[in-house]
Parts: sequence; structure tokens; C1' cells
RNA sequence: CGAGUCGAGGGGACACCCGCGUCCGGUCCGCCGGCCGAGGAAAGUCCGGACUCCACAGGGCACGGUGCUGGGUAACACCCAGGCGGGGCAACCCGAUGGAAAGUGCAACAGAGAGCAGACCGCCCGCGCGAGCCGUCUAUGCGGCCAGCGCGGGUAAGGGUGAAACGGUGGUGUAAGAGACCACCAGCGCCGCGGGUGACUGCGGCGGCUAGGUAAACCCCACCCGGAGCAAGGCCAAGCAGGGAGCGAGUCGCCCGCUCGUCAAUCCCAGGUAGGCCGCAAGAGCUCGAGCAGCAAUGCCGGGCCUAGAUAGAUGGGUGUCGGUCUGUCGUGGCCCUUGGUCACGACAGAGCACAGAAUCCGGCUUACACCUCGACUCAUAGG
RNA sequence: GUGGCCGUAGCUCAGUUAGGCAGAGCACCUGGUUGUGGUCCAGGAUGUCGCGGGUUCAAAUCCCGUCGGCCACC
Repeated sequence: CGAGUCGAGGGGACACCCGCGUCCGGUCCGCCGGCCGAGGAAAGUCCGGACUCCACAGGGCACGGUGCUGGGUAACACCCAGGCGGGGCAACCCGAUGGAAAGUGCAACAGAGAGCAGACCGCCCGCGCGAGCCGUCUAUGCGGCCAGCGCGGGUAAGGGUGAAACGGUGGUGUAAGAGACCACCAGCGCCGCGGGUGACUGCGGCGGCUAGGUAAACCCCACCCGGAGCAAGGCCAAGCAGGGAGCGAGUCGCCCGCUCGUCAAUCCCAGGUAGGCCGCAAGAGCUCGAGCAGCAAUGCCGGGCCUAGAUAGAUGGGUGUCGGUCUGUCGUGGCCCUUGGUCACGACAGAGCACAGAAUCCGGCUUACACCUCGACUCAUAGG
Repeated sequence: GUGGCCGUAGCUCAGUUAGGCAGAGCACCUGGUUGUGGUCCAGGAUGUCGCGGGUUCAAAUCCCGUCGGCCACC
């Protein structure tokens, strides 16, 4: 020098030239100067919120979602810690992880039988037939033994089928067998004591002898959930042609309730417009701290900072030097199995330097990502 | 921004309903018929079910993620 697990970070640098956008300043209104100008995922739009409007959102049902426990959070399907199950020698990883002794459904093929199961082979018992053998002085008669066949029954221990066959091992028992009975073990339920906030768990006793799988099938249980989305919503400007219904509207699942409007406002059809401003970036913001509480997620405290705002959408391109990656050639050195191979360093040449890109904002998740760096840990110490 | 649909043989499509052998037509290949080709007859081959993972004894079908395509509305 190996094999691997987990976590964190970076993802070109500098100089010159040309170009783009917001803002600020100047201006002879032609432009000029200055500051700032994408990401870890800005992406997918999969969750959750902020914000806005409708009742600052109410009651019930349906639909939908979530699903071990405790905590964190504005909230979550996210995060942290733990329990249980599974995988790995281990570091560690994975889990939609409530309920199948509430109900309904499903399980192809194979197999005898697949859901309060089942007798195909085998084993055993009874009856009948019976090749053969033995006994009886001879005998076709009688008696006995018995392979095999048929019929009736018993048996779930053995064989075989299957993904799955209704506990396992040993014994008793029996015609043969069987939790039929016994001992031990596994597992289930209930009770008691102990530990834990809890999921759960340790010990002891009792019970029936065993309860199968599937809920990412219907379903049951617990919890959550009003709708719409910055094209929300507000203001200004411009422009047009009116018509329809009479209980209608309040954001499109229903009912109740509440509110508003009442004779043209909302609503529907037709017609018109396709402009500007706000919302719109000081925020659940970024960063530093051997600070405090906590195992941690996170919360609190203190210091510092201001950091893109376009509207068909700016943030780009070229040249040079350096950096690091790969390939080829050459040189030097080490090692070996020595026409060569491999490793390290150096020189030259060439290739190429990822994924991608704001559009109201934020917290997550997921997915994409050339290459490089760092930290912690596990296994092996075999071989060269 | 919001909602929905599709992807199965070379092509066009079934199969997804309550999971159980992956199929049809055309095309293709081989043989026969014909002097040759077509037609016709007989036979045959053909699959990452877009991709990855999960649930299950078992997945095209159920669930999650992802890629590509299409449609509708404001």
C1' cells in the first nucleotide's frame, strides 16, 4: 500500500478588453461615471407555512392525508433522541412501524387437501378372494402361516406438492397413531411485582395447548384538514354596446349558520383594455462567540452586517498567466514475475473543467452534479 | 400557478376492473404453391411492460420517487 461506513466543505483564481440590468450622481439629453449583481441545488413543484381576499374561518358529513414513543418547530409527510423488527463480522444502514383472537374479500399453478383443511402413497384393524408354503396315513377334504388384490374403517408420525400444510425435540401410550398425556423449549393471552414520561421491557404465576398471510385490498381506530392563490390583492390611467334571470351572491363537494345586496352593485352572455405604480425584499435574514440551557434537534443571550429585484425577463463573452484532472510521448528513480509491467517525480503536446440558473418570500424533502479537500470510525492483518 | 391523462413486440392497440402463463392485427422469418414475384396455404420467432425502489409467496396491474410526451383552466 487494502476493503468499507458516516459526516462536513469547495466546486476555478488573477489581469485586460467588449457587453447587460437595478440603483445613485452628473449631463450639452447623445450619453458619462460609480456601487452592487444567482445556487447548493435557484430545479422538480412533492409536503408545510408566512402573506392576501372571501366571516381573521364557525358546526356537521363526505373526500383526502398522516400512522411506534417522547421532544423540537410558525408548521410539516421535516429534524433529534429512544423502543421494536430486519440486514451487515463490524463501523453502520433500512423500515407507510396502529388494528388480522371486529366483519367482508383474495391466494394462480402444483397438490389428496389452502382456511373452523385434508386420506394420494404409506402405516394399522376388520371382512372377502387368494398364488404359494407347512401340518394331518393318501387326498381334490380340513386346519394354520402368508405375498398380493378388493371392500369398509382408523391414523395428520413419515413420503410427496407448494410461497404457505394448523408449534419443536424426546418420552409415555396405542392395533397404528395423535397435546391424547408428560418433561423441556419457542410463542400467545391474562394477572402480580419492578424499571421507564412513554413506546416498551425484566422476573414470577396461571391458562388454553398454538391463534397462518395480506389493511401500499375494502374496512375499523386515533389525529389533522374551509376555499383560492402575487395572474392573490389594492390604487391610477385608457377603452367599450348593450342584453339576460328574479332570491341572488359571498372562490366551484353538500347541509346548517353568518354576512351583503336589494332593481341593477355582485352574477351569466356579449363588448372593451393587454398600460403604469404598490404588493417587492430588514427577513421564522446572514454571520461571529470553547457564551447559557439541553444527550441532541433546537431555544435564549451578546457583537457585527445589509446581501439580486428583472417583467419576456440583466447577471455574459474573448484573450493571457496560473491552478488542478485525464490521455499520449520522453527522462530520472524505486519495486517485481525483466524484449516488459507498475508506482512516484519532472518536461512537452493534446483534450477537457460538472449539474444547472432567480421571478412574492421562507422551512424541508427529492432528484442532478466532472473533479478536489478534510474529519471521525470499522474490518482485515492475509498477500505483494 | 393549478389540475388531469399517457408510456406494453418494428408499428397500431388490448390486458390495469378485486394482483396469478403478456396477447391481437399488420409487419418479419421458414417451407409449400408459381417459370419468377405478389396473392393464398402451413408453421415459427419476437418483449428492460419508460426507468429505479418498496409492499406481497407473487407486480404490466398496488405504493413512492424519477424521466419523457400530451391536454385543460385562470